[in-house]
RNA sequence: UUCAUCAAGAGUAGCUGAGGGAAUGGCCCUAUGACGCUACGGCAACCACGCUUCUGCGAACGGUGCCAAUUCCAUCGGAACAAUAUCCGGCAGAUGAA
Numbered sequence: 001u002u003c004a005u006c007a008a009g010a011g012u013a014g015c016u017g018a019g020g021g022a023a024u025g026g027c028c029c030u031a032u033g034a035c036g037c038u039a040c041g042g043c044a045a046c047c048a049c050g051c052u053u054c055u056g057c058g059a060a061c062g063g064u065g066c067c068a069a070u071u072c073c074a075u076c077g078g079a080a081c082a083a084u085a086u087c088c089g090g091c092a093g094a095u096g097a098a
Stems, first nucleotide, its partner, number of pairs: 001098006011040005019029003023075004041067003046063002049058003071092001076089004
């Protein structure tokens, strides 16, 4: 840089000790211990694997990923409405493959 996906799913213990949720605003989590690290467990099924009518199905040993909240919500543009709620697309981000 390109392509695909992002409404579902899945946590305990130990260590540490004050921040964290990408940015901004909101809102939230957090000394009943956040974030991080380690161990074990789990979820999912992108790659790889098996089958195949070539489009899918299966399985979960391997390479990744993930396990608060829709990517937590909004941000830019549009649709709709009396207004709000709402919906669509974009930007940005995350993950995988190349």